[in-house]
This record gives sequence, C1' cells and structure tokens, in this order.
RNA sequence: GGACCCAUAGCUCAGUGGUUAGAGCAGCUGACUCAUAAUCAGUUGGUCGUAGGUUCAAGCCCUACUGGGUCCA
Repeated sequence: GGACCCAUAGCUCAGUGGUUAGAGCAGCUGACUCAUAAUCAGUUGGUCGUAGGUUCAAGCCCUACUGGGUCCA
C1' cells in the first nucleotide's frame, strides 16, 4: 500500500427496512435464610462508533472517516 470482517447496555451478544431496541451475565430493590450463597420476583442502565446520503420510514441499505482484528504484498 491492497482485500475482507467487526463496532448495539458495565461485559458477552441477538436484532431479515416498519409498532416500544432486546437476551444472558453484572448492578440495585424485595422474597426466602439465624446469616451468607444459591434460587425466585421486580427494576435501573442505550447519542445503535462519528458525519453525511437513500427512503414515507434506517440499528439494518450506500459513502467517507475513526478504532479494533485477519490475510496479501
């Protein structure tokens, strides 16, 4: 220098253009217990990397950039 992949909650990830952005773990509250753990119930937490574009409508499609990774030279 070139090609490809990834970026969504604190972490690991799901999300086939359409109603409200979700799960597990973690955190908080409660139940249970003498107490803790485990278990159960409830709950908090999001500029969907950034900036543009397409569309009636974008986390999803297109472009550029940023960061990370793999390969080629």

Transfer RNA from Candidatus Physcocola equi, 73 nucleotides, folded computationally.
It matches the Rfam family "tRNA". About the family: Transfer RNA (tRNA) molecules are approximately 80 nucleotides in length. Gene Ontology term of the family: triplet codon-amino acid adaptor activity. It is annotated as a transfer RNA.
NCBI's taxonomy places the organism under Bacteria, Pseudomonadati, Bacteroidia, Paludibacteraceae, Candidatus Physcocola.